This is a predicted structure of a 75-nucleotide RNA (c-di-GMP-I-GGC riboswitch aptamer) from a Candidatus Acetothermia bacterium.
The sequence was found by an Rfam model in a public genome assembly.
RNA sequence: AUCCGAAAAGGCAAACCCUUUACAAGGAGGGGACGCAAAGCCACGGACCCCGCUGGGGUAGCCGGGCUACCGAAG
Numbered sequence: 001a002u003c004c005g006a007a008a009a010g011g012c013a014a015a016c017c018c019u020u021u022a023c024a025a026g027g028a029g030g031g032g033a034c035g036c037a038a039a040g041c042c043a044c045g046g047a048c049c050c051c052g053c054u055g056g057g058g059u060a061g062c063c064g065g066g067c068u069a070c071c072g073a074a075g
Base pairs, nucleotide, nucleotide: 003075004072005071011036012035016031017030018029019028020027021026034061040067041066042065044064045063046062047059048058049057050056051055
């Protein structure tokens, strides 16, 4: 330093509810915790979802990939 994920310190926040925004899928804020060792970031590939459908948009907590990162037991 990398793999790995015991411990410790913390972190994030599904569904649902309220407010708000968008034609919508969805997004944002507050509450709330199903879970998460990258559930931090990126729409590159696939998948799925939406639309004013030759196109455009969304989901990173769908899978793969890329970048970054706290801690340090066993191996």